[in-house]
């Protein structure tokens, strides 16, 4: 510090997710030791039991039956005295310490200040005092009541308990003076008057007195009073302190005053009266949530989150209320009352409060021992000893956290075994182990054994107070003791590698890979995503990576996230500018001078507790931990100073703003009036059969006279041309003409005002269309509606009609893609060029033009900016000010609430749930019922077919035991198959066989193998007979060969062409596809390859940020067309000779031809066009002319195209079978459907007869001549030929002659019968051919569809491969030999450029809505249940206060009667919770139903809305 994820790819926006750190944690697996920490986050739920606050006998009385000491006594259960225990009076403490976080949004907390408005026990300092009396009461005793808790009456008694009196101040009250001050006031050792107190104790000492108890003196402790301090507390106050406006108003003791009361003290704190205030958009009031802080976690920081442990403050103590005591409480382990709950009960009554420490139950994912000790620290009491102390110190439990240590170290390669894997060679685990040599931490055993302890008490010494060698406190010394932890830490010794390693992960992010199993199953998953037979992603194993006594998971927080942006974001198109003005609060604000000093800055001071963090150092062996010191504590306050900037006050200025004067433009607004054109309607006229409408029609109108034409009239609405990216307005918007009223802007001038400005939350005005209300109006147009068409349907598009509405007046509504999708203002930052308005200058007679200023409005562009597109002085650039708005998509602008509206609806505006994206711009493709250019038998123009018939053949389907398998739009279907009777053959039935029919190796055994024959059998096969070898030899045997057994392994046309190689089809012989370097772009990518021409062509030329290159095109290759050369046998024969008349012979080498080599054609030449190019057109010459014709040749790629059945091959499956052998059957079936062909339907023909002319092939397991036989297929025959020699071999159409004369025929030949031929082991299923006989359909073929552009189509025959035989197919060959092409609108396919796109599996794409089903969350809902709360009323415990007090009473006074004073009781105000009644508000739960919608889902139904002009933008 970033990464993954939207796309085919890219950049951006944007969300989601991950890596980090942390935790009072929990869960899973695992678990050796120690140290230090830490441990109910949930039920402030309920609690059994024990303990957690007592102490003082030196305040007091009494005092045990138990114990102890002493005295007396002989003794005793005796007496007396002292002490103790347990109680009581009294004092102090119990308000601390400890717990918890329910409540609390508050002066509760934090921080700073104030108290001149206060209190403060114990403690410290200083001053003064402590005199003299009195009356009671517990305990105790007696008598009662009660189950108990407890309580009543009588009697006795003490005090440091209680009550008078005395004394007294610098206390308090009042009056006066002085000083100070910030308002009430404060201060004062000023003066005066009045008033208020106490308690004693001592086991300290001591001359003196003594009744021997003591007194007295002194000292100590205590008590009273005053002043001060310290500490603690109360109160007030500035600032800070969560969410919600879907809470906007709240308040009557409320706000203030006066008087009084109350308090320690201010104060409406309380009461009476008076006034009517107070608070709030800087968020009152209400609702929700929450103890606050130091700190802690995170973060670079700013921030964000948090408030466990430790520390400070607050609040609470079963719930609610109340007071008492006290210095302090409205009191956790006190009291009273009410309530709920629990317990006891004799039913009459009582008792209790773990949010103290342990512990229990419950709740929960989850949180410990009913331990030890007061040894230390601290606290209470005490003079002290001491007692008490679940504070605390320790121990226990828990890997809950942090830290430390260990589980060994070194050597050790036959790289052991085993595991895993493998290409079988090996690799890996792995120096790992074994083995050798060591060490001894921890744990274990034995032993030694701390520190934490210093004291107090007591003794001694010194000096201080003192009369004092008492006493007190202080320095020093000494004696005696005191340890829960704990025989712990530490150390020593002993033995022995011995007892001690797991968890997670290994597709990317993210370090780490293989095998097997599984087969969209089981499962994984933080995100993206894995799994459908080769899974590095599931499970297991091996190996590896990470961390380690832990490791993972889950939850939560911060970070990453600049994803709430103060630091540090945005708003044209991604989410986001308010529809637009005006203006309130607020924010911000020109130039100069002076003052002030709030902000600001500087210096100093106070505070910012300690702990924590950081730095330095110290102590535990280190560390964690801890101690000391420092720094820091970014904050607040005070004092002093500065005065630039902000602010403020004062004084000015003119440039911002405004005003004044003189002009200008304009569909700016409102009102009134006027005008012409057109539509429609009405009247009249002319006139006749149609009009109208559409893609085509129909509905409709018209013979009752339409449309058309003419004249006249009515009425409403809108204003052609001008008209313009022209004008005006804030926006919406504004368009005939005239008048009236009225707003704004601009230009020019100016001697005025003097910052008066900008923006603008709320508020308020305006605000298209549609819509609403009332009343008018209505020509045209036109939702709804009706009809006609279209269509599968057509509730649409089109047509004919047509009502609201559109128009006017008044009033609502308040929304729009209200858009420049761009808020307003000011300033600055190159230009160029239009238009509009008003000026200036030059020039001119003048206009126009030209130069120039301001304003407005456009276009193009620099810098800059932007994700890009783009924007660019009219900014989306650079700055400042103000406002509005955004924070992933969906749910949703929905629900609920509020508010506005007559309604429709508007404004405000969520959540649950769900997704891993949704999006912007640009790129490359693909596509378009987008565009442009171009090509192709693509269409058109032609010729001939197919589709109809019969047959052949292939396919589908069906059938079958099997009808083997594959090929399936073009690009499967006379295809694999170039040839199924057996074989082939893969299928079926049946019969056999199992190392096998074929192959390789090893081990063992036997023997020849081969060949021949016989028998059984359908055959395979089985049985038997005959025959019998070669090489080497050490003579044992071995080898080749063969049989049997065993083993490794064979075999498979079994599966997967979606695991593959190879081969092939197709787009397409289309002209394309790319690369290097450079350049452009953030990038995908572009450029080049686009453009202008041209071509069959990315062919060539020109231009150009491109320059070159590659694969394709073309050429090179083959055949063919012309010529030449060479060579003539088996081919040829012009001339010569011969001839049996046959190139037959001699001969020839001319010709044809054969097959080798060469030439020829290149737009080379001429003319025109073109750009002076490429090239095109025409011409000449030429056998051939612009590629002469044909072939071979197939770029990058596409279709998961085809083939595992040609072959090869991974994986899987099979192994007495899915292998293999054999016989028979099937592949040939047949209601049908389709493809491809053949033959026809006839006269351009058919039959018969005659007569010509090819090319290319094939031939020895062959072609097979002549001749003969047969009607024929064919047979006999065998010459010749291994071929330019012989044979197949007859070419056929054509031509000549003749018959047929338009008919189911002398067309056509299917089918069938009979008889044959040939091949073959064998023609039944199931061959071809022949003869005779038979003579079907068919008379030119619907919709539709195919081929072909010249030696082509059409037509005619010939040959070959395969092959025993079996072509109408396939592949070749030649013969005869046309027609047509205007042209590129349309159909199909293709190429290039461009455009749109929501497509990229790429239009066979994408995608929307209803309905149906399942499921989830939510809304509404008659109601119903509960929480909180307001108001009114009823009633009102305890208690304080007040009143009363007839009952009762010790202290003081008394004249003894009583008084003063007090208590009980009673009454009253107040009075909470709870209670009750009534009525509201608010929140939540639940709810039949819902004609509520939404999300998700394998994807079902209906349509096709959107994306291309998406087929109606």
């Nucleotide at each position: 510090a970033g990464a993954g994820u939207u796309u085919g790819a890219u950049c951006c926006u944007g969300g989601c997710u991950c890596a980090g750190a942390g935790u009072g944690a929990a869960c899973g697996u695992u678990g050796g030791c120690g140290g230090c920490g830490u441990g109910c986050c949930u039920a402030a739920c309920a609690c059994a039991u024990g303990c957690a606050a007592g102490u003082c006998g030196a305040a007091c009385g009494a005092g045990a039956g138990a114990c102890u000491c002493g005295c007396u006594g002989c003794a005793a259960u005796c007496u007396c005295g002292g002490g103790u225990a347990a109680a009581g009076u009294g004092g102090c403490g119990a308000a601390c310490g400890g717990g918890u976080g329910a409540g609390u949004a508050a002066c509760a907390c934090g921080u700073g200040a104030g108290u001149a408005a206060u209190c403060u026990g114990c403690c410290c300092u200083c001053g003064a005092g402590u005199g003299a009396g009195g009356a009671a009461u517990a305990a105790c005793c007696c008598c009662g009541c009660g189950a108990a808790a407890g309580u009543g009456g009588g009697g006795c008694u003490a005090a440091u308990a209680c009550c008078g009196c005395a004394u007294a101040a610098u206390g308090c009250u009042c009056u006066g003076g002085a000083g100070c001050a910030u308002a009430a006031g404060c201060u004062u050792u000023c003066a005066g008057a009045g008033u208020u107190a106490a308690a004693g104790c001592c086991u300290g000492g001591g001359a003196c007195c003594u009744u021997c108890a003591g007194g007295c003196c002194u000292g100590g402790c205590g008590c009273u009073u005053g002043a001060g301090g310290a500490u603690g507390a109360g109160c007030u106050u500035g600032c800070g302190u969560c969410c919600u406006a879907u809470u906007a108003g709240c308040u009557u003791g409320u706000u203030g005053g006066u008087a009084g009361g109350g308090u320690a003290a201010u104060g409406g704190c309380c009461u009476a009266c008076c006034a009517a205030g107070g608070u709030u958009a800087u968020g009152a009031u209400g609702g929700g949530u929450a103890g606050c802080c130091g700190g802690c976690c995170u973060g670079a920081g700013a921030g964000g989150g948090u408030g466990u442990a430790c520390g400070g403050c607050c609040a609470c103590a079963c719930u609610g209320g109340a007071a008492c005591u006290g210095g302090g409480a409205c009191a956790c382990g006190g009291u009273c009352c009410a309530g709920a709950c629990u317990c006891c009960u004799a039913c009459g009554g009582g008792a209790g409060g773990c949010a103290g420490c342990a512990g229990u139950g419950a709740g929960g994912a989850a949180u410990u021992u009913u331990g030890c000790g007061c040894a230390a620290u601290g606290g209470g009491c005490g003079a002290a000893a001491g007692c008490c102390u679940g504070a605390c110190g320790c121990a226990g439990c828990g890997a809950c956290g942090c830290c430390g240590c260990g589980u060994g170290g070194a050597g050790g390669a036959u790289g052991a075994a085993g595991g895993c894997u493998u290409u079988c060679g090996g690799g890996u685990u792995g120096u790992a182990a074994a083995c050798u040599c060591c060490u001894g931490u921890c744990a274990g055993a034995g032993g030694u054994g701390a520190a934490g302890a210093a004291a107090a008490c007591c003794c001694c010494c010194c000096g201080g107070c003192u009369a004092a060698u008492a006493g007190c406190g202080g320095c020093g010394g000494g004696u005696c003791u005191u340890g829960a932890c704990g025989g712990u830490a530490a150390c020593c010794u002993c033995a022995g590698a011995g007892g001690a390693a797991g968890c997670c992960c290994c597709g990317g992010c993210u370090a780490a890979c293989u095998a097997c199993g599984u087969g969209c199953c089981a499962g994984c998953a933080g995100c993206c995503g894995c799994g459908g037979u080769a899974a590095u992603a599931c499970g297991u194993a091996g190996g590896g990576g990470g961390c380690a006594a832990a490791c993972g998971u889950u939850g939560c927080u911060c970070g990453g996230a600049a994803u709430u942006a103060c630091u540090g974001g945005g708003c044209g198109u991604a989410a986001a500018g308010g529809g637009u003005g005006u203006g309130u609060a607020g924010g911000c604000g020109g130039c100069u001078g002076a003052g002030c000093a709030a902000g600001u800055c500087a210096a100093g001071g106070a505070u910012g507790a300690a702990a924590u963090c950081c730095c330095g150092g110290g102590g535990c062996u280190c560390a964690a931990c801890u101690c000391c010191g420092g720094a820091a504590u970014u904050g607040u306050c005070c004092u002093u100073g500065a005065a630039a900037c902000u602010g403020u006050u004062c004084a000015g200025c003119u440039u911002g703003a405004g005003g004044c004067c003189a002009g200008u433009u304009g569909a700016g607004g409102g009102g009134a009036g006027c005008g012409g054109a057109a539509u429609u309607c009405c009247c009249a006229a002319u006139g006749u059969a149609g009009c109208g409408g559409u893609g085509a029609a129909a509905u409709g109108c018209g013979u009752a006279g339409a449309u058309a034409u003419u004249g006249g009239g009515a009425g409403g609405a809108a204003c052609a041309c001008c008209a313009g990216u022209g004008g005006c307005g804030a926006a919406g918007g504004c368009g005939g003409c005239u008048c009236c009223c009225u707003g704004g802007a601009c230009c020019g001038g100016u001697a005025c005002u003097g910052a008066c400005g900008c923006u603008g939350a709320g508020g308020u005005g305006c605000g298209a269309a549609a819509g609403c209300g009332u009343g008018g109006g209505u020509a045209g147009c036109a939702a709804a509606c009706a009809g006609g068409a279209u269509u599968a349907g057509a509730u649409a598009c089109c047509c004919u009609g047509g009502u609201a509405g559109u128009c006017c007046a008044c009033g609502c509504c308040g929304u729009a893609a209200a858009c420049g999708a761009u808020g307003g203002g000011c300033a600055c930052u190159a230009g160029g060029u239009g238009c509009a308005g008003c000026g200036g200058g030059u020039g001119u007679c003048g206009a126009c033009c030209c130069c120039u200023g301001c304003u407005g409005u456009g276009c193009c562009g620099a810098a800059g900016u932007u994700a890009a597109c783009g924007c660019a002085u009219u900014a989306a650039g650079u700055g400042c000010c103000c406002c509005g708005c955004c924070u992933g998509g969906g749910g949703a602008g929905u629900a609920c609430g509020g508010u506005c509206g007559c309604a429709a609806g508007g404004c405000u505006g969520a959540a649950a749930c769900u997704c891993a994206a949704a999006g912007g711009a640009a790129u490359u493709g693909a596509c378009g019922g987008g565009g442009g250019c171009c090509c192709g038998c693509a269409c058109a123009a032609g010729c001939g077919g197919u589709g109809g018939a019969g047959c052949a053949u292939g396919u589908g389907g069906u059938u079958u035991a099997a009808u083997u398998c594959g090929a399936u739009g073009c690009a499967a279907c006379g295809c694999g198959a170039g040839g199924a009777a057996c074989c082939u053959u893969a299928c079926c039935u049946g019969g056999g066989u199992u190392u096998g029919a074929a192959c390789u190796g090893c081990g063992g055994g036997g023997g020849g193998c081969c060949g021949u024959c016989a028998c059984a059998g359908a055959g395979a096969u089985g049985u038997g007979a005959c025959c019998u070898u070669c090489c080497c030899u050490u003579c044992g045997g071995g080898g080749a060969c063969u049989c049997c057994c065993g083993u490794a392994g064979a075999g498979g046309u079994g599966c997967u062409g979606c695991a593959u190689g190879g081969c092939u089809g197709u787009c397409g012989u289309c002209a394309g596809c790319u690369c290097g370097u450079g350049c452009c772009g953030u990038g995908a990518g572009g450029u080049g390859u686009u453009g202008g021409g041209u071509u069959a062509a990315g062919u060539c030329c020109c231009g150009c940020a491109a320059c070159g290159a590659g694969c394709g095109c073309a050429a090179c290759c083959c055949c063919u067309g012309c010529c030449c050369c060479u060579a003539g046998u088996u081919a040829c024969c012009a001339g010569c000779g011969g001839u049996u008349c046959g190139g037959c012979c001699g001969g020839g080498g001319a010709c044809u031809u054969u097959a080798g080599g060469g030439g020829g054609a290149c737009u080379g030449c001429c003319g025109g066009c073109g750009a002076c190019a490429a090239g095109c057109c025409g011409g000449a010459g030429g056998a051939a002319g612009g590629u002469g014709g044909g072939g071979a040749u197939g770029a990058c790629g596409u279709c998961a195209a085809g083939u595992c059945a040609u072959c090869a091959u991974g994986g899987c499956c099979u192994u007495u079978a899915u292998g293999u052998c054999c016989a028979g059957g099937g592949c040939g079936a047949c209601a049908c459907a389709c493809g491809u062909g053949c033959u026809a339907c006839a006269a351009u023909g058919g039959g018969c007869g005659g007569u010509a002319c090819a090319a290319a092939g094939g031939g020895u397991c062959g072609c097979g001549a002549a001749a003969c036989c047969g009607u024929g297929a064919g047979g006999u025959g065998g010459a010749g030929c291994c071929a330019a020699u012989c044979c197949c071999a007859a070419a056929a159409a054509a031509c000549c002659g003749u018959c047929c004369u338009c008919a189911g025929u002398u067309c056509g030949g299917a089918u069938u019968g009979c008889a044959g031929u040939c091949u073959g082991c064998a023609a039944c299923u199931c061959g071809a051919c022949u003869g005779c006989a038979u003579g079907a359909a068919g008379u030119u073929g619907g919709a539709a569809u195919c081929g072909c552009u010249a030696g082509u189509a059409a037509u005619c025959g010939c040959g070959u491969a395969u092959c025993a035989g079996a072509a109408c197919g396939a592949c070749g060959c030649g013969g005869u030999g046309a027609a047509u092409a205007c042209g590129u609108u349309c159909c199909c396919g293709g190429g290039c450029c461009u455009u749109g796109u929501a497509c990229a599996c790429a239009c066979c794409g994408c995608c929307c809505g209803u309905c149906a089903c399942a499921u989830c969350a939510c809304g509404a809902a008659a109601g119903u249940c509960g929480g909180u709360u307001g108001c009114a009323c009823c009633a009102g415990a305890a208690g304080c206060c007040a009143g009363u007090g007839g009952g009762c009473c010790a202290a003081c006074c008394u004249u003894c009667g009583g008084g003063g004073g007090g208590c009980a009781g009673c009454u009253g105000u107040c009075g909470a919770a709870a209670g009750g009644u009534g009525u509201g508000a608010u929140c939540g739960g639940u709810g039949a139903u819902u004609g509520g919608g939404g999300g998700u889902g394998a994807a079902g139904u209906c349509g096709u809305a959107a994306c291309a002009a998406g087929g109606u933008a």
Description: Predicted 3D model of a 1513-nucleotide RNA (small-subunit ribosomal RNA) from an uncultured bacterium. Rfam family: Bacterial small subunit ribosomal RNA. Its mean pLDDT, the model's own confidence on a scale to 100, is 83.